[in-house]
This is a predicted structure of a 77-nucleotide RNA (transfer RNA) from a Clostridiaceae bacterium. The source organism's lineage runs through Bacteria, Bacillota, Clostridia, Eubacteriales and Clostridiaceae.

RNA sequence: GCACUUGUAGCUCAGCUGGAUAGAGUAGUGGACUUCGAAUCCAAUGGUCGCAGGUUCGACUCCUGUCAGGUGCACCA
Numbered sequence: 001g002c003a004c005u006u007g008u009a010g011c012u013c014a015g016c017u018g019g020a021u022a023g024a025g026u027a028g029u030g031g032a033c034u035u036c037g038a039a040u041c042c043a044a045u046g047g048u049c050g051c052a053g054g055u056u057c058g059a060c061u062c063c064u065g066u067c068a069g070g071u072g073c074a075c076c077a
Stems, first nucleotide, its partner, number of pairs: 001073007010026004019057001029043004050066005
């Protein structure tokens, strides 16, 4: 340098052929329970879907550019 791939909640990850309000687990927070904790149970909270544009009635999803991680190839004595 080229190709492929990943990027979604603090963390680990789902998300169908573009369609209704973006989800799960876990952590944290509050509560129940307990003499107090742990464990368990309940509840609420938490998101510019890496970033910026474009297409579309409608984009996490398609297209373009770009940033970061990973893999392969090429180059390099």
About this RNA: The coordinates come from a structure-prediction model, not an experiment, and the mean pLDDT is 80. Its Rfam family is "tRNA". By type it is a transfer RNA. Gene Ontology term of the family: triplet codon-amino acid adaptor activity.